Source information:
SAM riboswitch aptamer (S box leader) from Sphingobacterium deserti, 105 nucleotides, folded computationally. The prediction has a mean pLDDT of 81. The sequence is in RNAcentral, with records from Rfam and Ribocentre.
């Protein structure tokens, strides 16, 4: 770094350092940021994939591995199927990439 399965509704922030970028990547919108962006540390919280426990049928309770704590997997792009307009324009699927979890190599 590659593969293979599952999910993506929802939820959960404070301080210190540090300083100019950021919302995954190209384009392009759009949004957040000197009232402090990434980054890093402290705490503190949120979920429940894995794990433990009871029941063991569906589940329940815990929180030790992971992970995550603006705003949405932001929307667009590639394909199917529509919808209005004089034009600009929208509306549901799929894909495809990307995120976590598990496994495997």
């Nucleotide at each position: 770094c590659g593969c293979u399965u599952a999910u993506a509704g929802a939820g959960a922030a404070a301080g210190g350092c540090c300083g100019a970028g950021g919302g995954a990547a190209u384009a392009g919108a759009c949004c957040c940021g000197c009232u402090g962006a990434a980054g890093c540390c402290u705490u503190a919280g949120c979920a429940a994939c894995c794990u433990g426990u009871c029941a063991c049928u569906a589940g329940a309770c815990a929180a030790g591995g992971u992970g995550c704590u603006a705003c949405a997997u932001u929307c667009u792009a590639c394909u199917c199927c529509g919808g209005a307009u004089a034009a600009g324009c929208u509306g549901g699927g799929g894909a495809a990439a990307g995120a976590u979890a598990a496994g495997c190599u």
Notes
It matches the Rfam family "SAM riboswitch aptamer (S box leader)". From the family's description: The SAM riboswitch is found upstream of a number of genes which code for proteins involved in methionine or cysteine biosynthesis in Gram-positive bacteria. RNAcentral records the identical sequence in 2 taxa. The source organism's lineage runs through Bacteria, Pseudomonadati, Bacteroidota, Sphingobacteriia and Sphingobacterium. Of the family's consensus pairs, 97% are formed in the model.